The RNA shown here (transfer RNA) has 74 nucleotides and comes from an Alphaproteobacteria bacterium. Rfam family: tRNA. Gene Ontology term of the family: triplet codon-amino acid adaptor activity. The family's RNA type in Rfam is transfer RNA.
[in-house]
RNA sequence: GUCCCCGUAGCUCAGCUGGAUAGAGCGUCGGUUUCCUAAACCGCAGGUCGGAGGUUCAAAUCCUCUCGGGGACG
Repeated sequence: GUCCCCGUAGCUCAGCUGGAUAGAGCGUCGGUUUCCUAAACCGCAGGUCGGAGGUUCAAAUCCUCUCGGGGACG
């Protein structure tokens, strides 16, 4: 330098054949239970879907550029 993959909640990830409230598990916090803790159960909060632009009635999803990480080739 060329090409490929990944980036979504604090962590690990799903969703990526466009469809309209963006999710799961774990964790944090609150509650029930217990003499206390743990476990169990219930509930809440937490996201510019890496960033910018474009296409579209509608974009996490498609296109372009760009940033970060990993890999292959030279």
NCBI's taxonomy places the organism under Bacteria, Pseudomonadati, Pseudomonadota, Alphaproteobacteria.